[in-house]
Parts: sequence; C1' cells; structure tokens
RNA sequence: UUUGUAGGCCUGCCGAAUUCGACCGUGCUCAGGUGCGUGUCGAUACGGGGGAACCAGGUUGUAGGGGCGAGUCGGCCGCGUGCGGCCGUAGCGCAGCUCUUGGCGCGAGCCCGUCAGCUAACCCCGGAGGCGCUGAAGAGAAGGGCU
Repeated sequence: UUUGUAGGCCUGCCGAAUUCGACCGUGCUCAGGUGCGUGUCGAUACGGGGGAACCAGGUUGUAGGGGCGAGUCGGCCGCGUGCGGCCGUAGCGCAGCUCUUGGCGCGAGCCCGUCAGCUAACCCCGGAGGCGCUGAAGAGAAGGGCU
C1' cells in the first nucleotide's frame, strides 16, 4: 500500500410484510428486572383474493382460463420445438414529498387447477425475504423543533 474475514457504530434501499403480547428455551442480575431466538401461539399497521342485484358479457373450444407482482411486448440468432442468448420496449426503482433535466439499475419469479367480469352483505388468505454506502442540478409545496 492492497486484498480478504470478523465484530461494532452511524445510516439507508426494494417490498403489503410493521408493531405488540403470552409461552418455551437461553444469557446477564443478589434480587427486581433486562436482552436474545430461522422456536410456538394470539393479535396488529398494512396488503391480497373470492362473492348479489344493476351494468357488462351470447355459449362451447386443451390452442384452456385466472391470480400475486413494475416485471409486459417485439425483433434477431441458436437449437434438442421446447428452451437458451442478444438487442430493444410498456412499465418500475434509486437518502422526507411533487415536478423537470441528468446519471445508474430492474424489466423476474411464483401460485390456482378446468374455475372466478364488476360486486353490498358475507367468506378466505398474507403480514416474508433480500440488499446497500448512496447522498447530481433546478424549481415548488408542506411538516417538525427552538426562540
């Protein structure tokens, strides 16, 4: 000087995925208490689906149809016709919020099972996981604190 690993502190991002309580296990404490957990259960901010009338819609078709999600669509090439690669693209994200310009990325995956338009009452489900060191310029609108 460089690289890797571990820990701590500060501080964020995608996403609905936050928060609280009890039990169990466990660490600290004389005790009171106080932390931790791929643990169990209950609840919850928040999120999703099904489901009348009216409206919409003829029905059937295996070439099914549908849902979550930003994650759709097109062209070219390869090849084992079902996949893969490349280039774009609707759309989406990037340190409070909105807009413009600019820069950088994403543009997946999973599920239902022949069945679902909208939809009051009503019913059902989720409430995870994975990452980062950015913080560019301009305009505008708010909020909070202190005096």
Predicted 3D model of a 147-nucleotide RNA (c-di-AMP riboswitch aptamer (ydaO/yuaA leader)) from a Thermoleophilaceae bacterium. The sequence was found by an Rfam model in a public genome assembly. Of the family's consensus pairs, 96% are formed in the model. Model confidence (mean pLDDT): 77 of 100.